[in-house]
This record gives sequence, structure tokens and C1' cells, in this order.
RNA sequence: AACUGGGCUAGACUGGAGGGUCAGGGGUCCUCUGUAAGCGCACAUCCCCUAUAUGGUGCAGUCGAAGUUCAAGGGGCGGCAGUUUGAAUGGGUGUUGGCCCAGGAUUUCAACGUAGAAACCUCGUCCCGCAGGAUUAGUGGUGGCAGAACUUUAGCUGGAGGGCUGGAGUAAACUGUCUUAACCAAGGGAACGGGUCAGGUCUGGAAAGAAGCAGCUCUACCUUAGACAGCUGAUGCUUGUGGAGUAACGGGGCGGAGUUGGGAUUUUGGAUCACCAGCAUCCAGGAUGGCUGUCCACCCUUGAACACGCCCACUU
Repeated sequence: AACUGGGCUAGACUGGAGGGUCAGGGGUCCUCUGUAAGCGCACAUCCCCUAUAUGGUGCAGUCGAAGUUCAAGGGGCGGCAGUUUGAAUGGGUGUUGGCCCAGGAUUUCAACGUAGAAACCUCGUCCCGCAGGAUUAGUGGUGGCAGAACUUUAGCUGGAGGGCUGGAGUAAACUGUCUUAACCAAGGGAACGGGUCAGGUCUGGAAAGAAGCAGCUCUACCUUAGACAGCUGAUGCUUGUGGAGUAACGGGGCGGAGUUGGGAUUUUGGAUCACCAGCAUCCAGGAUGGCUGUCCACCCUUGAACACGCCCACUU
């Protein structure tokens, strides 16, 4: 002196850029990019600054004589500006096709058919008129005669109550009888309807008689149920007769081999408001890419400036 290994110190690094904001620079904000690699505090009614603007403040870690800075050139992520390109998608218009309707052709499947297809004839189902029935709903409750009775009137008679006889009238009630489809049963039921009327009242010496309340009974009337009817309607029922009609279905006759329906393909014509698709065009839209300018993270090359120190061990 050099190489290798170890230890120190000065020092270096622990990011940078674009956009936004601002008169402008930095931070807090957004984005891009790099590294093995930082942390805390203050900052939007903001913070630090002014072309010497590219932060303030307090810690930590790594490396370590390693590096830092500047200039030029090249590559290059990204941003910004300008210009250009004009995707998806949406809307309008036009056109073609589909969807929709009708017919033809081809093909396929199925149903019925010699236990008889199509076609044809006939009858019926439906409708109208006439004459009935049935069912059902509603509605309806006959008309007389005679007697007793009652009302009224006249005559005779008795001491009173009363008795006898005649005329006229009433009537749903009591009796008999005839008639009708116009009856039957149950319940209610009239102070001013009938009958019978306890008690009590009245006339009478008595016998007896009279009026008559309650009760009972009957009737008018009301309700319910049934039967009946010559009354009125309705009816998915039915008989007879005349007419109308006959698409469909059913019965019968005739006939003697086809008849009917669906799908697919294709073709002709029609319709074309809406819906679906293709194409053309117009409008909106602004994805993506290119070019130019500019600022650049990061990387590479070259050059320059500053720095490149100290100690120990081994080997040559």
C1' cells in the first nucleotide's frame, strides 16, 4: 500500500408528481406512480408563506463513508388543453318480413264407417192458434119453504102479574124439510146479537107470573188446517187437432263407400292499428381510439459539482 472481516463518526435515506382550490407557492382533499422502509401533533368561521414562496413542530428506524445535487439526451405511467374519431343505447320516419285472415297444392296423424259413410226422403224436438187434462198459486163459501120465536097493531077477557084470537112485518141464531161444489174440524169471539137464565128485583094472600145481570150455550165476525169448486192466473208436464219452420240433434226409410277434423311444408291473395325482427335514413348520445402541445411519477445513458474520514485483526 492492497484485499478480506469487524467496529465507529460525519452524513444520507425513510418518497415524488399531476389535478382541484388560490392572485400565486406549499399542506389538509382527489388521482397516478415508486420503495425493504416510518410515526405522532396543529390546520376549512383553515394553517405556513410571497417569486429567496416547494411547509411548521416533536420522535423513531435503516444504511453508513455511503452518497447527494445539477445539466443534457432517450424510454415512459398519468394528468391537463386543443383537435379529431363516433361504440353501446334511446327516439322519429320509411321499407321488407313475421304475427293476423281467406283459398289452393303436397304430405302426415287421428276419429267415425259394410254391425252401413256422404247425399236424398220423412217424422219429431222448437214456435203459433183451437179444444182438454195434470200440477201449482190465488180466490170463494148456495138458494128456498113451513112452524116456533121476535117487533108492531086491533079486538075480547081477568083484582094485579097475565090469558085468548086476528092482521102486518123481521129473521144469522131453535125445529123440520128441500136444494147447491158452496162443506168439515180446531181456536178466538159482540155492553149496544139469539136462547137458557143461579142469586137478587118486581106483581100477588098464595099458587104462579114478568123483566133480566153474571155464567153456560149458539150466531155474526176473525184466524188456522183440510176437503171441494162450474171462478182467476201461472207452468222445465201432457193428449188431440190445424198451421208455420226444419240450421243442429234424434227415430225411421232409401242409398252402397267414403266422410270429418288437427298438424307440417309450400304457394296465391288480403289485411297491416298495435306487437316482434332486419335494413336504410335523421336526431339525441359521447364509450373508445388517434394526433398535436404541455407538466411529469419511474427507469436508463453521459457529464459536472460537493463529499469519499477514523480505529482494530488476518493475509500478501